[in-house]
RNA sequence: CGAGUCGGUCAGGCGGUCGCGGUCGCUGGCAACAGCGGUCGAGGAAAGUCCGGACUCCACAGAGCACGGUGGUGGGUAACGCCCACCCGGGGUGACCCGCGGGACAGUGCCACAGAGAAGAGACCGCCUCCGGCUCGCGCCGGAGGUAAGGGUGAAACGGCGGUGUAAGAGACCACCAGCGCCCCAGGUGACUGGGGCGGCUCGGUAAACCCCACCCGGAGCAAGACCAAAAGGACGCGUACGCGCGUCUGCGGAAGCGUUCGAGGGCUGCUCGCCCGAGCUUCCGGGUAGGUCGCACCAGGCCGCUGGCAACAGCGGUCGCAGAUGGAUGAUCGCCCGGCCGCCUCACGGCGGUCGACAGAAUCCGGCUUAUCGACCGACUCGUCCC
Numbered sequence: 001c002g003a004g005u006c007g008g009u010c011a012g013g014c015g016g017u018c019g020c021g022g023u024c025g026c027u028g029g030c031a032a033c034a035g036c037g038g039u040c041g042a043g044g045a046a047a048g049u050c051c052g053g054a055c056u057c058c059a060c061a062g063a064g065c066a067c068g069g070u071g072g073u074g075g076g077u078a079a080c081g082c083c084c085a086c087c088c089g090g091g092g093u094g095a096c097c098c099g100c101g102g103g104a105c106a107g108u109g110c111c112a113c114a115g116a117g118a119a120g121a122g123a124c125c126g127c128c129u130c131c132g133g134c135u136c137g138c139g140c141c142g143g144a145g146g147u148a149a150g151g152g153u154g155a156a157a158c159g160g161c162g163g164u165g166u167a168a169g170a171g172a173c174c175a176c177c178a179g180c181g182c183c184c185c186a187g188g189u190g191a192c193u194g195g196g197g198c199g200g201c202u203c204g205g206u207a208a209a210c211c212c213c214a215c216c217c218g219g220a221g222c223a224a225g226a227c228c229a230a231a232a233g234g235a236c237g238c239g240u241a242c243g244c245g246c247g248u249c250u251g252c253g254g255a256a257g258c259g260u261u262c263g264a265g266g267g268c269u270g271c272u273c274g275c276c277c278g279a280g281c282u283u284c285c286g287g288g289u290a291g292g293u294c295g296c297a298c299c300a301g302g303c304c305g306c307u308g309g310c311a312a313c314a315g316c317g318g319u320c321g322c323a324g325a326u327g328g329a330u331g332a333u334c335g336c337c338c339g340g341c342c343g344c345c346u347c348a349c350g351g352c353g354g355u356c357g358a359c360a361g362a363a364u365c366c367g368g369c370u371u372a373u374c375g376a377c378c379g380a381c382u383c384g385u386c387c388c
Base pairs, nucleotide, nucleotide: 001384002383003382004381005380006379007378008377009376010375012337013336014335015334016333017332018331020041021040022039023038024037025036026035027034028033043359047370048369050368051367052366053365054364055221056220057219058218068216069215070214071213072086073085074084075083076082087101088099089098090097091096102212103211107210108209109206110205111204124151125150126147127146128145129144130143131142132141133140134139159177160176162174163173164172178202180199181198182197183196184195185194186193187192225294226293227292228291233285234284235283237281238280243260244259245258246257248255249254265277266276267275268274299321301320302319303318304317305316306315307314308313338357339356340355341354342353343352344351345350
C1' cells in the first nucleotide's frame, strides 16, 4: 500500500422566530384557568410482540399426568430459548465464521424417481457346474442349481484393499486400514482427548416423524389492579296535612292563594333544650356505571475508578437525576457552519451554484433476540506485495 476478519462509538452542530407537553416559582382569579419566568422533553432500535423476569389480581394441602418448551460441557444472571469460555463436527491459506449439537441395538413408521432388490435385502446382465437338444467343431438354445467378485440403477446396495481358497465365488480364512462395543492407563471439574489391549468380524439414513430420556413450566395481563364517585330517569316510604279564618274569581258546582295550628328535613351544634329556615327529604335501582385520582417514572439504573475473573460478570468507592402524554406533547421555518454527491471556473490550493443527510418514533417497567438503517469514526487482528 492492497485485500479482509472481529469488536465498539456517533446518528449532523449552533443561533433566531412561531408553537406543543410535564414540572417549579410569582401574579391575577371563588374556582376552572390565564399570563410571565426557570427547568426537563424519544431510540439504537422506542419497532416485531418472539423469549425471560419484576409488578398486580385470581386459583392453590401435597404429589402426579396431559399440553407446551429446552437439549454438547462448565460458568454468568432475578430469569431466559440470552451471554461468556471450552469440546465435537463442517468451512476458510489465515484472522475467524457456521451448527435446528441427547437417543436410530426400547418399539413403530417412512426412504420419491430409477432399479431385480431400499433393510437381517437382492439373481436384471454377467460368471460357474450339471442335464437335454442342435453342430464335424468353436459354440448356440432350453432347463435345474451355485455365486454378491464384475456391470448397471440410485442420495444411499449390507466395510475398503491385497492375498489364500474355489467349478465360479464369498470375512469362508489371513495381514493391514476404517468403523462399532467393552476393558485398562494418562490428562481435564466436565464435554472430551491421547495411548494400549480384547471381541464378534460389520449392524444404512431419518427424531424440525411418532416416540424414549433428562430438565423447566398454575392462569390472566397496566384495558392488570387500588381508591373516590356523579347526573338524567324510575320505585318504596316520610312530609307539605286535616281543620279554622281572610279576601279574590266564578258558569254558583267549586277553584287556586294567604294566615294560623301541624310540619319530614336542615342550620347554630358532638348531645339535650332553645332559636331560626322550611317544601321537599331518606333509602334502593340506574351503578361502584360515566368521570376523576393513583398504579406511573428511583432503578436487577447511567458514568468514572479500583479489585477478582481468560471472559460473560461480580464486589467496593465516588458521582449524576434522566420524557411521562391519555385523542395521546417532543414540531415548523430561516440563517450560518459540517459531511457526501453533481455541475461550472481555476495549472493548483480553492471558490460559486444546486441537491442530499438514513431507519424510525415512547405509552407499566426491565434483561435479551430478531428485523430496518444515509453515512462517519475508533480499536484489535489476519493474509499478500514492496522497502529498510
A computed fold for a 388-nucleotide RNA, annotated as Bacterial RNase P class A. It matches the Rfam family "Bacterial RNase P class A". Rfam classes the family as a ribozyme.